């Protein structure tokens, strides 16, 4: 990097450093000098694996604004409507486990 399977409306932040971006992409909307990203320390959560042994929280990966922040493609319903709204499914993305 690719494939398969599962999950994604729950949960969980302080300090230091840094100094303008961040929320995958596009559009929207939002966060941010009352300090973004990144890095470090400590802490926390418990999605998957899992020592132990049957109480999961030793450990590995992961995560700690907002539903994966919302939408994007398709179908159905409401609607005068190519407006808008609702629902379902897909796609894309993220994470885990396994395989190549």
């Nucleotide at each position: 990097c690719u494939c398969u399977u599962a999950u994604c409306a729950a949960g969980a932040g302080a300090g230091g450093u840094g100094g303008a971006g961040g929320g995958a992409c596009u559009g929207g909307c939002c966060c941010u000098a009352c300090g973004a990203a990144g890095c470090c320390u400590c802490g926390g959560c418990a999605a998957c694996c899992g020592a132990u042994a049957u109480u999961g929280c030793a450990g590995g990966u992961g995560c700690c604004a907002a539903a994966u922040c919302c939408a994007g493609c398709a179908a159905a319903g409401c609607g005068a409507a190519c407006a808008g709204c609702u629902u379902u499914g897909a796609a894309a993305g993220a994470u885990a486990a396994g395989a190549g």
This is a predicted structure of a 100-nucleotide RNA (SAM riboswitch aptamer (S box leader)) from Brevibacillus fulvus.
The sequence is in RNAcentral, with records from Rfam.
Of the family's consensus pairs, 97% are formed in the model.